[in-house]
RNA sequence: UCCCGCUGUCCGGGGAAGCAGCGGCUCCCUGUAUCCGCAAUCCGCUACAGCGGGGGAGACCGGCCGCCCCCGGGAUGCGCCGUGUAUAGCGUCCGGACUGCGAGGCUUAUGACCGGGCGGUCCCGCGCAACGAGAGCCCCCGAACCAUGUCAGGCGGGGAACCGAGCAGCAUUAAGAGGUGUCUUUCGUGUGCCGCGGGAGCGCCGCCCGCGAGGUUUUCGCUUUGCGGCAACCUUUGUACGGCGGUUUCAAAGGCGGCCUGCGGGG
Numbered sequence: 001u002c003c004c005g006c007u008g009u010c011c012g013g014g015g016a017a018g019c020a021g022c023g024g025c026u027c028c029c030u031g032u033a034u035c036c037g038c039a040a041u042c043c044g045c046u047a048c049a050g051c052g053g054g055g056g057a058g059a060c061c062g063g064c065c066g067c068c069c070c071c072g073g074g075a076u077g078c079g080c081c082g083u084g085u086a087u088a089g090c091g092u093c094c095g096g097a098c099u100g101c102g103a104g105g106c107u108u109a110u111g112a113c114c115g116g117g118c119g120g121u122c123c124c125g126c127g128c129a130a131c132g133a134g135a136g137c138c139c140c141c142g143a144a145c146c147a148u149g150u151c152a153g154g155c156g157g158g159g160a161a162c163c164g165a166g167c168a169g170c171a172u173u174a175a176g177a178g179g180u181g182u183c184u185u186u187c188g189u190g191u192g193c194c195g196c197g198g199g200a201g202c203g204c205c206g207c208c209c210g211c212g213a214g215g216u217u218u219u220c221g222c223u224u225u226g227c228g229g230c231a232a233c234c235u236u237u238g239u240a241c242g243g244c245g246g247u248u249u250c251a252a253a254g255g256c257g258g259c260c261u262g263c264g265g266g267g
Stems, first nucleotide, its partner, number of pairs: 001267006009057003012030005020046005034054005062260007072250005078245009088235002091233001093229003097225001100222004104217004114210008122199006128192002130189007137181001138179002141176001147172004155164003
């Protein structure tokens, strides 16, 4: 140095979670890496920290350490953003009030605002009218006897002429009842486009005169200054979650360097 047979060893690793801890089953990353059985209310083990049973490679492989780079995961009194929730309103938010300006509407040279005059509206008295009630006047009815007149018949008196009282009937009327209204009168009135006189008063309305351009607005916008509110919007503060970034930690794959790599037989 070559060949053969063995053996160590290898046939994946890492993060999270869980656990006293380690590994596995689970999830994720790396990327290709033997099969079967077990396993989350778990399975196996104890710092040499999966177990059991097969199979393959076999000192080629492989293993250990350090550095670089970095997939991915974890942590956070950190920064920014978003969402939810609670909280408070010095708000360009909401409600209402006020000040002023503007726009629009209405009115106004067929004359606004303002000033003056007169009248009405208001109160009192009187009158007139209307309405209502009562009375009178008018009409009608209205008395067995106790109303009037006339009183047939009958009655009484008388010798007679005649006289007297008088029922019914007829007529009239009293008390009373009813009706009517062009009448008269008295009283009253939530009556009156009525009249007269007096008063009150400047609010409203009408007319006239003077002057000559404003007056008004339960609409909208802006503005000033208070009041009230937090449903929404906005803002403040707290809190929970998520995303991105920072810091930190573990770290697969990859790159570089160093170290280790056995036993037997034969040529």
Model confidence (mean pLDDT): 79 of 100. Predicted 3D model of a 267-nucleotide RNA (Bacterial large signal recognition particle RNA). Rfam family: Bacterial large signal recognition particle RNA. Gene Ontology terms of the family: signal recognition particle, plasma membrane targeting and SRP-dependent cotranslational protein targeting to membrane, signal sequence recognition. Rfam classes the family as a non-coding RNA gene. From the family's description: The signal recognition particle (SRP) is a universally conserved ribonucleoprotein involved in the co-translational targeting of proteins to membranes.